[in-house]
SAM riboswitch aptamer (S box leader) from an uncultured Bacteroidota bacterium, 113 nucleotides, folded computationally. Of the family's consensus pairs, 85% are formed in the model. The prediction has a mean pLDDT of 84.

C1' cells in the first nucleotide's frame, strides 16, 4: 500500500518552540488565524475500538496497557432517486428550493494479506 468488519450530529484544556498558515484531496461557499496558524514538545483531559481486570456476564462496571482524539454535523454542499413539501397549477416522472434517504470518498480501530 489493499481488503473486511465497524463507528463517525456526543464529549475533551493550557502552557513553550515555531512564525503563517488551517479546516483529508479538487472546486464553491463559510469559520479559525500575528489578542499568533501548521507543526513539534510539556502536562492535563475525552473516550471507550482492542488486550487484560470486575461482575449478578451474548451484557455492564471501571480505565492498568495498546491507539485514537481535544473549534464549528467529517464545517457546508458536490453523485443517485417515481421518497416528502412547496413553487403551481386542469394536470405534471421536467425544472427550481428546501428536508430525508443511498451511494462514494476520507478519518479511526481491530482482523486479514
Nucleotide at each position: 500500500g489493499a481488503a473486511u468488519u465497524a463507528u463517525a450530529u456526543a464529549g475533551a484544556g493550557g502552557a513553550g518552540u515555531g512564525g503563517a498558515g488551517a479546516g483529508a484531496u479538487c472546486a464553491g461557499g463559510c469559520u479559525c488565524a500575528g489578542u499568533g496558524a501548521a507543526a513539534c514538545c510539556c502536562c492535563g483531559g475525552c473516550a471507550a475500538c482492542c488486550u487484560g481486570c470486575c461482575a449478578a456476564a451474548u451484557u455492564g462496571g471501571a480505565a492498568a496497557g495498546g491507539u485514537g482524539c481535544c473549534a464549528a454535523u467529517a464545517c457546508c454542499u458536490g453523485c443517485c432517486g417515481u421518497u416528502u413539501c412547496g413553487g403551481a397549477u386542469a394536470a405534471a416522472a421536467a425544472c427550481c428550493g428546501a428536508a430525508g434517504g443511498g451511494a462514494g470518498u476520507u478519518a479511526u480501530a481491530a482482523u486479514u494479506u